[in-house]
RNA sequence: GCGGGCGUAGUUUAAUGGUAGAACAUGAGCUUCCCAAGCUUAGAGCGCGAGUUCGAUUCUCGUCGCCCGCU
Repeated sequence: GCGGGCGUAGUUUAAUGGUAGAACAUGAGCUUCCCAAGCUUAGAGCGCGAGUUCGAUUCUCGUCGCCCGCU
């Protein structure tokens, strides 16, 4: 330099154009003499920019980061 893949919550990950879910973790409450465990509940997310569309995490283009291959 060229090609390909991936990017969603603090972490691991679902969602094939129509209200972004879950688990773990975190906060609060219940329970307990205390701790742990358990139960309930809350907060927290689509890498960035543009385009297409009534509507984009999803499709297209660019860009950034990571990984792999080729030279």